[in-house]
Context: one part of a larger RNA
RNA sequence: CUGGGCGUAAAGCGCGUGCAGGCGGUUGGGAAAGUCGUGCGUGAAAGCUCCUGGCUUAACUGGGAGAGGUCGUACGAAACUACCCGGCUAGAGGGCAGGCGAGGGGUGUGGAAUUCCGGGUGUAGUGGUGAAAUGCGUAGAGAUCCGGAGGAACACCAGUGGCGAAGGCGGCACACUGGGCCUGGCCUGACGCUCAGACGCGAAAGCAUGGGGAGCGAACGGGAUUAGAAACCCCGGUAGUCCAUGCUGUAAACGAUGCGGACUAGGUGUUGCGGGUUGAAUCCCCUGCAGUGCCGAAGCGAACGUGAUAAGUCCGCCACCUGGGGAGUACGGCCGCAAGGUUAAAACUC
Numbered sequence: 001c002u003g004g005g006c007g008u009a010a011a012g013c014g015c016g017u018g019c020a021g022g023c024g025g026u027u028g029g030g031a032a033a034g035u036c037g038u039g040c041g042u043g044a045a046a047g048c049u050c051c052u053g054g055c056u057u058a059a060c061u062g063g064g065a066g067a068g069g070u071c072g073u074a075c076g077a078a079a080c081u082a083c084c085c086g087g088c089u090a091g092a093g094g095g096c097a098g099g100c101g102a103g104g105g106g107u108g109u110g111g112a113a114u115u116c117c118g119g120g121u122g123u124a125g126u127g128g129u130g131a132a133a134u135g136c137g138u139a140g141a142g143a144u145c146c147g148g149a150g151g152a153a154c155a156c157c158a159g160u161g162g163c164g165a166a167g168g169c170g171g172c173a174c175a176c177u178g179g180g181c182c183u184g185g186c187c188u189g190a191c192g193c194u195c196a197g198a199c200g201c202g203a204a205a206g207c208a209u210g211g212g213g214a215g216c217g218a219a220c221g222g223g224a225u226u227a228g229a230a231a232c233c234c235c236g237g238u239a240g241u242c243c244a245u246g247c248u249g250u251a252a253a254c255g256a257u258g259c260g261g262a263c264u265a266g267g268u269g270u271u272g273c274g275g276g277u278u279g280a281a282u283c284c285c286c287u288g289c290a291g292u293g294c295c296g297a298a299g300c301g302a303a304c305g306u307g308a309u310a311a312g313u314c315c316g317c318c319a320c321c322u323g324g325g326g327a328g329u330a331c332g333g334c335c336g337c338a339a340g341g342u343u344a345a346a347a348c349u350c
Base pairs, nucleotide, nucleotide: 004321005320007304008303012318014201015200016199017198021194022193023192025088026087027086028085029084030083033081034080035077036076037075038074039073040072041071042069048066049064050063051062053060091191092188093187094186096184097183098181103177104176106174107173108172109171110154115149116148117147118146119145120144121143125136126135162169163168206247207246208245209244210243211242215241216240220236221235222234223233258317259316260315261314262313263312266295267294268293269292270291271290272289273288274287275286276285299306300305323350324349325348332343333342334341335340
C1' cells in the first nucleotide's frame, strides 16, 4: 500500500463546535475542465513480440511488424462529475402559535435528621459486637423536655419516568438563560452531511489561594480478631468531602456499539404533543409525529445475541486495529505548580 475488520476476540477519539478537505436534492440553459470518439504528431536505440543467422543450445547477429502513454494537438459528442446563469421546494434554516422537562448559571428560602452549646427533670450506667474491649459517664453521661448555633444533604412524590452532546442533573420560590418536541405550512431557497488540525466542555480523586467544617472519613492512634493482621469488625480521627477563583484533563468517561441519511414483518408498555370517535370529555377505543422500554419475523452473527433506538440492507465522512510479553513503558517533543497527562518506539523474548 492492498485486503479485511472495529458490541464481548486487537480496534469507535469521553463529548461537542467547527476552518481546510471529502461528499452533496430537483429542473432548464450555457460553456466544454474531467470524461468519450476520430485524425495527425510523438513515444531514439536496446528490451518485449514474430521471422532469420549462428551453434547441440544459450548469450549473441540481422530483419519485419505490433504493442507500450496521467503525452501533445486538431476536430467532434454532451449522458455523468466539476464550473457559470436562471428556476423549484421534498433536505436545511427561520417566523407566528402550543406544550413538556432533576437542562444550565445566579439569588433567596423551608422542614426533617445528625452533631455541638445553654438550661430543666433525673440516676448509674451508656455505647458497641459474633462475643468483647478501647471510648463516654457521679466534674452527673445515656434517656427525656425547652431554647440556641452551624454545616451538609434534600425522605415521601419517584417510575421499567423526564432533561442534557457527553460528563451529568432531584426540597421550594424568583428573575435570567440553552435545547429538543407537536400542529399548521407563512418566509428563505440547497444555505446541507461529515470533519484531519484547532477550539471549548469534561465524574471522582488531586493541586494552588482564601473561606467553611455538622455528618462521613484516606492517612494516623487505639480496641478486637488471628499463628501473624500492615486488613475485614469496633472507638476515635487529619486531609478531603462543602463554597469562591484558578489549575489538572483522566475513568469499566460503557450501549464496552462514531456522526448523518434512506429503506426493511409484527406484538406489547410508557412519556410529550396532535387528530378521530362523542351531546361533551380529562376515561375507553382508533390513529399521526417525536422519545423511551420489553418480546420477537426475516436478515445478520463464531456464538452469546442483535433485530426500525440494528449488530439487517445501502450511501457519505471521520477515528481506530494489524500476534503475546517488553509497554501505554523508555527517549524526545508538547502541556502541567506538582501529581502527572499526551504523542510514542526498539533491543530482547515466546